[in-house]
RNA sequence: UGAGUUGGCCAGGUGAUCGCGUGUCCUUAUCUCUAUGAGAAAGGCGCGAGGAAAGUCCGGACUCCCCAGGGUAGGAUGCCGGGUAACACCCGGGCGGGGCGACCCGAUGGACAGGGCCACAGAAACAGACCGCCGCCAGGGAUGGCGACAUCGCUGGCGGUAAGGGUGAAAAGGCGGUGUAAGAGACCACCGGCGGGCCGGGUAACCGGCUCGGCCAGGCAACCCCCAUCCGGAGCAAAGCCAAGCAGGAGGGAUGGCGCGACCCGCGCCGCAUUUGGAACCUCCGGGUAGGCUGCGCGAGGCGUCGGGCAACCGACGUCCCAGAUAGAUGAUCGCCGCGCCGAUGUUCCCCAUCGGCGAACAGAAUCCGGCUUAUCGGCCAACUCAAGCA
Numbered sequence: 001u002g003a004g005u006u007g008g009c010c011a012g013g014u015g016a017u018c019g020c021g022u023g024u025c026c027u028u029a030u031c032u033c034u035a036u037g038a039g040a041a042a043g044g045c046g047c048g049a050g051g052a053a054a055g056u057c058c059g060g061a062c063u064c065c066c067c068a069g070g071g072u073a074g075g076a077u078g079c080c081g082g083g084u085a086a087c088a089c090c091c092g093g094g095c096g097g098g099g100c101g102a103c104c105c106g107a108u109g110g111a112c113a114g115g116g117c118c119a120c121a122g123a124a125a126c127a128g129a130c131c132g133c134c135g136c137c138a139g140g141g142a143u144g145g146c147g148a149c150a151u152c153g154c155u156g157g158c159g160g161u162a163a164g165g166g167u168g169a170a171a172a173g174g175c176g177g178u179g180u181a182a183g184a185g186a187c188c189a190c191c192g193g194c195g196g197g198c199c200g201g202g203u204a205a206c207c208g209g210c211u212c213g214g215c216c217a218g219g220c221a222a223c224c225c226c227c228a229u230c231c232g233g234a235g236c237a238a239a240g241c242c243a244a245g246c247a248g249g250a251g252g253g254a255u256g257g258c259g260c261g262a263c264c265c266g267c268g269c270c271g272c273a274u275u276u277g278g279a280a281c282c283u284c285c286g287g288g289u290a291g292g293c294u295g296c297g298c299g300a301g302g303c304g305u306c307g308g309g310c311a312a313c314c315g316a317c318g319u320c321c322c323a324g325a326u327a328g329a330u331g332a333u334c335g336c337c338g339c340g341c342c343g344a345u346g347u348u349c350c351c352c353a354u355c356g357g358c359g360a361a362c363a364g365a366a367u368c369c370g371g372c373u374u375a376u377c378g379g380c381c382a383a384c385u386c387a388a389g390c391a
Stems, first nucleotide, its partner, number of pairs: 001387010012337007020048006027041002030038002032035001050362001054373002057371005062235004069265004074231005079093005094108001095106004109226002114224002116220003130165002132161008141152004173191002176188003192216002194213008239294004248285005256270005301320008339359008
């Protein structure tokens, strides 16, 4: 200098004018009618979107309901250790794969419990015979032979064979030998894998070594399934309070209703009428309201320093207060500066300067928080890797 990898950060600045929301202070008038009252208007001061506020995909806080129990069904997660309020998140490690490398990717338990599936091609996708190879039988042919017969092709049938060919992402461990009619872990040596035992290292996942066993019949469990662990339901339109307003009717209902998340058992509570009658509860029709307050902004909070830890993270101390709208405020215009791109000029290239033009994304709180995922103009910083050159 070029090419890259990982992590972190920014998301224009400033001034003027006009405008919006909110907190607080002050003033003014009003209302209730006398008190730390209520709302309104004007003014001063303070604050006023994000890294994703988004998707609503996970996990929690918070609120209400339920909090006898058992079984079944269901959902989620899935190597190991750690972090955390919790997680499907994060950190570190193991294993597998990719990259020269920094580094990246992986739902990564079980395929001898069982079921299912494996496109196309191929005979066959798990135990398989298409070609080939080999044996036997039958038919017929050629050659040799006096002949019995022998040898070599062909056709058909029966059977053996996984060496070779061919198909495929994947074809029954690899290679050499023994063996055989031909072959084959059928057997043997070596190599590879798997499993058992022992030893060593590690908290563990796992790794290494020795030894034994021909055990060598594939893959898929983000297909069912098995195993292990975890899991009450509904959600701020939760929930509570105030104000205002209203009209009831019909049907079902004893094999009753409600609650215990679904179902079954079971438990608890309510009811239990007795023929023109029926509670609770359920369904349908009809009627009223659609206002305000709380929840709701001090929090698993931000920043800094120190300490512990490889890290995620944790602890101590100090410091700061940082949006609360409700049809939804956080905006608009202009000037200057800064950034990027393009063009022209300054001597041709680079740099630089001047002028002109253009551009500046994705997007916007709505109970809150921790994550994940997705969208995003442009730019900055740090560490590391590879290549080339120079000293």
The prediction has a mean pLDDT of 79. A computed fold for a 391-nucleotide RNA from an Anaerolineales bacterium, annotated as Bacterial RNase P class A. Its Rfam family is "Bacterial RNase P class A". Rfam describes the family as follows. Ribonuclease P (RNase P) is a ubiquitous endoribonuclease, found in archaea, bacteria and eukarya as well as chloroplasts and mitochondria. Its family is annotated with ribonuclease P activity, dimeric ribonuclease P complex and tRNA processing in the Gene Ontology. By type it is a ribozyme. RNAcentral holds the sequence, with entries from ENA. The gene name in the source record is rnpB.